[in-house]
RNA sequence: GGUCCCUUAGUUUAGUGAAUAGAACGUCAGAUUCCGGUUCUGAAGGUCACUGGUUUGAGUCCAGUAGGGAUCA
Numbered sequence: 001g002g003u004c005c006c007u008u009a010g011u012u013u014a015g016u017g018a019a020u021a022g023a024a025c026g027u028c029a030g031a032u033u034c035c036g037g038u039u040c041u042g043a044a045g046g047u048c049a050c051u052g053g054u055u056u057g058a059g060u061c062c063a064g065u066a067g068g069g070a071u072c073a
Stems, first nucleotide, its partner, number of pairs: 001072007010025004018056001027043005049065005
């Protein structure tokens, strides 16, 4: 340098055009306990990497950029 793949919560991730973006773990609070752990209940936490485009509607489709990875030379 060519081709291809990935980027969504602190972490691992679901979500193949119809909407309030979910789950698990973790964190915080409460209950339980003499205290802690376990268990149970609840809460916070996301501008879906960035910029633009298509569309009535975009996490999802298209283009570019950035970062990471695989492969070929």